[in-house]
Context: one part of a larger RNA
RNA sequence: GAUGAACGCUAGCGGCAGGCUUAAUACAUGCAAGUCGUGGGGCAGCACAGGUAGCAAUACUGGGUGGCGACCGGCAAACGGGUGCGGAACACGUACACAACCUUCCUUUCAGUGGGGAAUAGCCCAGAGAAAUUUGGAUUAAUACCCCAUAACAUAUAUGAUAAGGCAUCUUAUUAAUAUUAAAGCUUCGGCGCUGAAAGAUGGGUGUGCGUAUGAUUAGGUAGUUGGCGGGGUAACGGCCCACCAAGCCUACGAUCAUUAACUGGUGUGAGAGCACGACCAGUCACACGGGCACUGAGACACGGGCCCGACUCCUACGGGAGGCAGCAGUAAGGAAUAUUGGUCAAUGGACGAAAGUCUGAACCAGCCAUGCCGCGUGAAGGAUGAAGGUCCUCUGGAUUGUAAACUUCUUUUAUAAGGGACGAAAAAAGGGAAUUCUUUCUCACUUGACGGUACCUUAUGAAUAAGCACCGGCUAACUCCGUGCCAGCAGCCGCGGUAAUACGGAGGGUGCAGGCGUUAUCC
Numbered sequence: 001g002a003u004g005a006a007c008g009c010u011a012g013c014g015g016c017a018g019g020c021u022u023a024a025u026a027c028a029u030g031c032a033a034g035u036c037g038u039g040g041g042g043c044a045g046c047a048c049a050g051g052u053a054g055c056a057a058u059a060c061u062g063g064g065u066g067g068c069g070a071c072c073g074g075c076a077a078a079c080g081g082g083u084g085c086g087g088a089a090c091a092c093g094u095a096c097a098c099a100a101c102c103u104u105c106c107u108u109u110c111a112g113u114g115g116g117g118a119a120u121a122g123c124c125c126a127g128a129g130a131a132a133u134u135u136g137g138a139u140u141a142a143u144a145c146c147c148c149a150u151a152a153c154a155u156a157u158a159u160g161a162u163a164a165g166g167c168a169u170c171u172u173a174u175u176a177a178u179a180u181u182a183a184a185g186c187u188u189c190g191g192c193g194c195u196g197a198a199a200g201a202u203g204g205g206u207g208u209g210c211g212u213a214u215g216a217u218u219a220g221g222u223a224g225u226u227g228g229c230g231g232g233g234u235a236a237c238g239g240c241c242c243a244c245c246a247a248g249c250c251u252a253c254g255a256u257c258a259u260u261a262a263c264u265g266g267u268g269u270g271a272g273a274g275c276a277c278g279a280c281c282a283g284u285c286a287c288a289c290g291g292g293c294a295c296u297g298a299g300a301c302a303c304g305g306g307c308c309c310g311a312c313u314c315c316u317a318c319g320g321g322a323g324g325c326a327g328c329a330g331u332a333a334g335g336a337a338u339a340u341u342g343g344u345c346a347a348u349g350g351a352c353g354a355a356a357g358u359c360u361g362a363a364c365c366a367g368c369c370a371u372g373c374c375g376c377g378u379g380a381a382g383g384a385u386g387a388a389g390g391u392c393c394u395c396u397g398g399a400u401u402g403u404a405a406a407c408u409u410c411u412u413u414u415a416u417a418a419g420g421g422a423c424g425a426a427a428a429a430a431g432g433g434a435a436u437u438c439u440u441u442c443u444c445a446c447u448u449g450a451c452g453g454u455a456c457c458u459u460a461u462g463a464a465u466a467a468g469c470a471c472c473g474g475c476u477a478a479c480u481c482c483g484u485g486c487c488a489g490c491a492g493c494c495g496c497g498g499u500a501a502u503a504c505g506g507a508g509g510g511u512g513c514a515g516g517c518g519u520u521a522u523c524c
Base pairs, nucleotide, nucleotide: 001523002522003521005520006519007518008517009516012376013375014374015373016372017371018369019368020334025332026331027330029329030328031327034075035074036073039072040071042068043067046066047065048064050061051060052059053058082287083286084285092211093210094209095208096207097206098205101204102203106200107199108198109197110196111195112194113193114148115147116146117145124137125136126135127134128133154180155179156178157177159176160175161174162173163172164171165170185192186191213259214258215257220250221249222248225247226246227245228244230242231241232240262284263283264282265281266277267276268275269274289310290309291308292307293306312323313322314321315320340366342365343364344363348362349360350359351358352357379410380409381408382407389401390400391399392398393397416460417459418458419457420456424451431444432443433442434441435440468513469512470511471510472509473494474493475492479508480507481506482505483504489496490495
């Protein structure tokens, strides 16, 4: 000098930031991922036409309409948010490479969108079970599923021909042949979709060079081990996996083993070199009660999906079931120690949707805490009987506290009260009009703010509402008196205290910093 700090004393305000460093311990409760009816069958609930009865109130009915619980289907749920367990490794950083790869949605271009079928959830009926849940029957739809047709610039063929190139396996271009493979409709007629192909963009996957902690009181390690041939598998290369063959491979330039650790941009310090650290913010990785496994999907071996084993907790009618806060709050425990079971989708962003919109503990805000940094204030000017009181002394007196106070004049930041009152909002959308390369642009009017009646502004009154903490032997700025008497105590080091203690305790005075000041811990 610094800190994600803690503790002691003290405390007026604001702005901006930060806030479980310990038990990746266990979790009550609520919320954190839905959306689409312009894909579908439908109608549980709400509302409204309509209908029946009634003079009426009202009652019953009512998929006809708005809409929509549950259901089928699509997309999303692999993002966003959390934590740092593991991992000394191509995990990360950096630089290359892929003649060994994938990429939903989006953009551009090309081509297509023909015909048919069988089911199933829901609804209905009948059961089983305490529950979770589940069985059978009947019936039904689709952008769900299946079949046929058509199809190439796709895929395949150790196919044929020509040409070019390289990096070994080879690759590319042109052309010919054969074989295989597709689709889904909805519509207010504007459009929105669907299928195949090529390219782009974006996001990933893989390989390699170099860098990246300590220990030799760890010296040998390794059998899928190292390589080959052939297969399997993958989006893709590869002992990634398998059969066979060979006996290799790593190592004193430190293999193997052990211990520790998420990595980086950066942060702290330092003149620098360096040393230490990796909270917050940003990028990457890993993990989601412990371990394993796959399914779905463009993408996961998936935090709020599934299955199995295990530990733990809960329910049970004892037969059997349910669960996973390292999401946001919150609870218990641990600890020196770390916050509200708050508001809003107004903005930014995300998912879905044609859109209106819905969802969003992402985000934006508010609450708590001097945890830090920065700013403001606690008054300003004048004022000497140098007042009183305190303290000290060489004590009829003087020194100091001290321009300090009183007193006079002034100001009102802030606090209090009253009044006004934002920026963040500009769009999108729907509506009217105009232009237009035909899907965009311009314009008009309307609407939308959690924060918040907050910030800010104005006015009124009155010095009014606001200072502490540590130190004073030397290092180190700041000295005297009293008490104590190697006691009580102090102390970072040297050391101080045994009767005149500037070092202990109190007082007066002083020094330093100041809404803080000291102490402790840690780093330079």